[in-house]
A computed fold for an 87-nucleotide RNA from a marine eukaryotic metagenome, annotated as c-di-GMP-I riboswitch aptamer. It matches the Rfam family "c-di-GMP-I riboswitch aptamer". Rfam's curators write: GEMM was predicted in a large-scale screen for bacterial structured RNA regulatory elements. Its family is annotated with cyclic-di-GMP binding in the Gene Ontology. The model forms 89% of the base pairs in the Rfam consensus.

């Protein structure tokens, strides 16, 4: 990062299928992508499962704090490999 080449990926959603969930992975499908390869190291969204505190007859909902174990890389940043070579 090119009105190039030669390719790749692969959102939604719709079939299975695993999980509690978030989501994952296979096929179908393309919105879109110069890393839309890869890695959960910061941030930040999302899920699960207790604690603690106020209030309050008691309960529910809600409210504040914090703990743990997970997701997402096509949210950002970071690392790290990778096609082509016009400006």
């Nucleotide at each position: 990062g090119a009105c190039a080449a030669a390719g790749g990926c692969a959102a939604a959603c719709c079939a299975g299928u695993c999980g509690c969930g978030a989501g994952g992975c296979u096929g179908g499908g393309a919105c879109g992508c110069a890393a839309a390869g890869c890695c959960a190291c910061g941030g930040g969204u999302c899920u699960c499962c207790g604690u603690c505190c106020a209030c309050g007859c008691a309960g529910g909902a809600g409210g504040g704090a914090g703990g743990g174990a997970g997701a997402c890389a096509g949210c950002c940043g970071g690392g790290u490999u990778g096609c082509c070579g016009a400006a």